[in-house]
């Protein structure tokens, strides 16, 4: 330095679900709890997937309906940086 990650030890993150706060909503977030990760570490670059306030649109005019991401999910998959440990 590579590739690699079945084994060890150090640092770590933390899924349901329960509270608290936010948000129209998915959702985030802070406690708590651990399914569970060797990038479950950071970017919405691409793709999937979630939501539908405002917006536009239809008419049955209403607790109505469609469409739309400029909202959100890196613990969906790619791809970008970057980064610990070590048997081999």
């Nucleotide at each position: 330095a590579u590739u690699a990650g079945u084994g060890a030890a150090a640092c770590g993150c933390a899924a349901a679900c329960c509270g608290g706060a936010u948000g129209a909503a998915a959702g985030u977030u802070c406690g708590g709890g651990a399914c569970g990760c060797a990038a479950a570490g950071u970017c919405u670059g691409g793709a999937a997937u979630c939501u539908a306030c405002a917006g536009c649109g239809a008419c049955u005019u209403g607790u109505u309906c469609g469409c739309c991401a400029c909202g959100a999910u890196c613990g969906u998959c790619c791809g970008a940086c970057c980064g610990c440990c070590u048997c081999g």

Overview:
A computed fold for an 88-nucleotide RNA from Saccharibacillus brassicae, annotated as c-di-GMP-I riboswitch aptamer. Rfam family: c-di-GMP-I riboswitch aptamer. From the family's description: GEMM was predicted in a large-scale screen for bacterial structured RNA regulatory elements. The RNAcentral record of the sequence draws on Rfam.